[in-house]
This is a predicted structure of an 87-nucleotide RNA (c-di-GMP-I riboswitch aptamer) from a Bacteroidota bacterium. Its Rfam family is "c-di-GMP-I riboswitch aptamer". Its family is annotated with cyclic-di-GMP binding in the Gene Ontology. About the family: GEMM was predicted in a large-scale screen for bacterial structured RNA regulatory elements. Its mean pLDDT, the model's own confidence on a scale to 100, is 87. It was read from a public genome assembly, where an Rfam model found it.

RNA sequence: GCUUGAGAAAGGCAACCCGCUUGAAAAGGCGGGACGCAAAGUCACUGGCCUAAGUCUUUAUGGAGAUAGGGUGGCAGGACUGCCGGG
Numbered sequence: 001g002c003u004u005g006a007g008a009a010a011g012g013c014a015a016c017c018c019g020c021u022u023g024a025a026a027a028g029g030c031g032g033g034a035c036g037c038a039a040a041g042u043c044a045c046u047g048g049c050c051u052a053a054g055u056c057u058u059u060a061u062g063g064a065g066a067u068a069g070g071g072u073g074g075c076a077g078g079a080c081u082g083c084c085g086g087g
């Protein structure tokens, strides 16, 4: 440097749920707490999925449908970076 992850070692992160909070929502933040994770570290480039404020269409004024500049990195791919060990 490349590749790989065990039956190690040191550690790390933190699902669901609850409390507070931001947001139209999806969802996010903080605290508690652990389902799990060898990148569950970072990044929305590609695809998927979620939401629909706004916009457009429609309807009976209830509403309905479409749509991402929103979100999801713990959906997948990709990019960058990292601890320890094996080869």
Stems, first nucleotide, its partner, number of pairs: 002087004012037002017032006035074001041080003045077003048072003054067005